[in-house]
Context: one part of a larger RNA
RNA sequence: GAAUGAACGUUGGCGGCGUGGAUUAGGCAUGCAAGUCGCGCGACAAGCCCCUUUCGGGGGGGCGGACAGCGGCGAAAGGGAGAGUAAUGCGUGGAUACCUACCCCGGGAUCUGGGAUAGCUGCGGGAAACUGCAGGUAAUACCGGAUAAUGUCUUCGGACCAAAGGUGUGAUUCCGUCCAGGGAGGGGUCCGCGUCCUAUUAGCUUGUUGGUGGGGUAACGGCCUACCAAGGCGACGAUGGGUACCGGGUGUGAGAGCAUGACCCGGCUCACUGGGACUGAGACACUGCCCAGACACCUACGGGUGGCUGCAGUCGAGAAUCUUCGGCAAUGGACGCAAGUCUGACCGAGCGACGCCGCGUGCGGGAUGAAGGCCUUCGGGUUGUAAACCGCUGUCAGAGGGGAGGAAAUCGAUGGGGGCUAUCCCCCACCGUUGACCUAUCCUCAGAGGAAGGACGGGCUAAGUUCGUGCCAGCAGCCGCGGUAAGACGAACCGUCCAAACGUUAUUC
Numbered sequence: 001g002a003a004u005g006a007a008c009g010u011u012g013g014c015g016g017c018g019u020g021g022a023u024u025a026g027g028c029a030u031g032c033a034a035g036u037c038g039c040g041c042g043a044c045a046a047g048c049c050c051c052u053u054u055c056g057g058g059g060g061g062g063c064g065g066a067c068a069g070c071g072g073c074g075a076a077a078g079g080g081a082g083a084g085u086a087a088u089g090c091g092u093g094g095a096u097a098c099c100u101a102c103c104c105c106g107g108g109a110u111c112u113g114g115g116a117u118a119g120c121u122g123c124g125g126g127a128a129a130c131u132g133c134a135g136g137u138a139a140u141a142c143c144g145g146a147u148a149a150u151g152u153c154u155u156c157g158g159a160c161c162a163a164a165g166g167u168g169u170g171a172u173u174c175c176g177u178c179c180a181g182g183g184a185g186g187g188g189u190c191c192g193c194g195u196c197c198u199a200u201u202a203g204c205u206u207g208u209u210g211g212u213g214g215g216g217u218a219a220c221g222g223c224c225u226a227c228c229a230a231g232g233c234g235a236c237g238a239u240g241g242g243u244a245c246c247g248g249g250u251g252u253g254a255g256a257g258c259a260u261g262a263c264c265c266g267g268c269u270c271a272c273u274g275g276g277a278c279u280g281a282g283a284c285a286c287u288g289c290c291c292a293g294a295c296a297c298c299u300a301c302g303g304g305u306g307g308c309u310g311c312a313g314u315c316g317a318g319a320a321u322c323u324u325c326g327g328c329a330a331u332g333g334a335c336g337c338a339a340g341u342c343u344g345a346c347c348g349a350g351c352g353a354c355g356c357c358g359c360g361u362g363c364g365g366g367a368u369g370a371a372g373g374c375c376u377u378c379g380g381g382u383u384g385u386a387a388a389c390c391g392c393u394g395u396c397a398g399a400g401g402g403g404a405g406g407a408a409a410u411c412g413a414u415g416g417g418g419g420c421u422a423u424c425c426c427c428c429a430c431c432g433u434u435g436a437c438c439u440a441u442c443c444u445c446a447g448a449g450g451a452a453g454g455a456c457g458g459g460c461u462a463a464g465u466u467c468g469u470g471c472c473a474g475c476a477g478c479c480g481c482g483g484u485a486a487g488a489c490g491a492a493c494c495g496u497c498c499a500a501a502c503g504u505u506a507u508u509c
Stems, first nucleotide, its partner, number of pairs: 001509004006505005013359006019352002026315003030312003035073003040070002044065001047063007080270003089195008098187003103183003107179004111145004120135006151160003165175002196242003203233003208230008245267004249260004272293005295306004323349001325348003331345001332343004362392004372383004396450001398445005405438002411432002414429006453498005458479003464493005474481002
């Protein structure tokens, strides 16, 4: 000098864009953060309509569709954190013994039967959480049978493997389902090289190193197991210890390098602590399950419940880090034929000079060089055109009014055209419709009005005088100042440098 997720002191007008729990991966009240589909299914509350009627009623039918339930898809994404990890990681370049829901392409199939079970009804248990028995019901839930190759296995003879319907009706043609093949994107696994300090850590290793048989996995493999052999690693640093997520990048520097890994992007790991599997295309699963533990809460003492390292918020610790805000309008995601619903992702607003950038705090004239202050050789000098005063302007802030844009490839209606037909899809036209948050910009109004400080002034280093103090009080980055004329302490005046900031501290180059 440059830099920072900074903090502290003094001060503080406006805006834009960023950014904000670095410490206790400490504990958490409360609300929200993952649902959706009635075009899979059976029921059914409110409401509306119709019929009937013994008329404040009962029954039946239709429409409608809440809370639940079965079923499907999603919940493995998105969001957070960096505890662990020095290599099961990351980076880079290769490899293959593998898997892949949704999506795309082309091929084939979608036949025929069955038994349950929730919801529901009845009867219970329990303080609660929850739960038992009986009856009965549906499906794109579940299970048989048929069919079977371009699929799997194969001793090459053969054997084996599937499905579900729905809406609507003028359906091979729409939306689905099943089988296998290819693709895309995603993932698993293996290998080479690179990846901090320590030898005041020198030896380490028994599933250890290799083989055979078997098992297991989507898949190779000591991944696991039985047996056999006795190997394997290490001064090119094994093993141990310490520290640490890694990279793209970031800071600095002429570069080489050194330091670093906040925000954003990619990867990894974690989800109260430890362990485990289940479901599933995918998890050994943040807001799923089971067990153990610590902690906290409820309890009728028998027993239960919970997990903010999601968004806000709270306590604690700390030098220190924000609102218990608005909206799904946009972008994206889940589900749905769709309308749409959900979305603390996200988009916005709020708070903080935390950072960077921009703007303003007026402009011109004005000498009796006013008053006051300070200094003085007492003549004067300086503050200083500074002020007053005169003239002007109107940025920003304030008040009032207009106003593009973020909105279209949104959504609804109508008409037309195309895809042979079409209820499905696409295109065009036209009418209507959708903004949480804002707002560029323009016009009008008033009036200099509302807007300047901080550090420093011995040398390094730009800028000095007076008074007070008297090795005291104090200053200080280094050299050093202060013991009676201190340009170094404190104050005043004056000056210098930066400026909505200025200094200090900490850290890096």
This is a predicted structure of a 509-nucleotide part of an RNA (small-subunit ribosomal RNA, 5' domain) from an uncultured prokaryote. The RNAcentral record of the full RNA draws on ENA. The coordinates come from a structure-prediction model, not an experiment, and the mean pLDDT is 83.